[in-house]
Molecule: c-di-GMP-I-GGC riboswitch aptamer
Organism: Planctomycetota bacterium
């Protein structure tokens, strides 16, 4: 550098429970531990999801269209940064 051990030290924290923010996706703390070698940072491309408006059905409701605003780095990509160290 590549690579990640039935290695060691440290770490991180998924459901779910409580508690608080948001119409909502979620998301902040605490407790919890499925798991993770970047599950450490960034929403640049995709996915995925939400919320408003728009349109179509056929009058809500639903499903779809189609524009904007968002969420999600533990869904791929990507940039950037980074502890440990065997065998290869």
């Nucleotide at each position: 550098c590549u690579c990640g051990a039935a290695a060691a030290a440290g770490g991180c924290a998924a459901a779910c429970c409580c508690u608080g923010a948001g119409u909502g996706a979620u998301c902040g703390g605490g407790g919890g531990g499925c798991g993770c070698a970047a599950a450490g940072u960034a929403a640049a491309g995709g996915a995925u999801c939400u919320c408003u408006g728009u349109u179509a059905u056929a009058g809500u409701c639903g499903u779809g269209u189609u524009a904007g605003a968002g969420a999600c780095a533990g869904c791929c990509u990507u940039a950037c940064u980074g502890c440990c160290g065997a065998a290869g």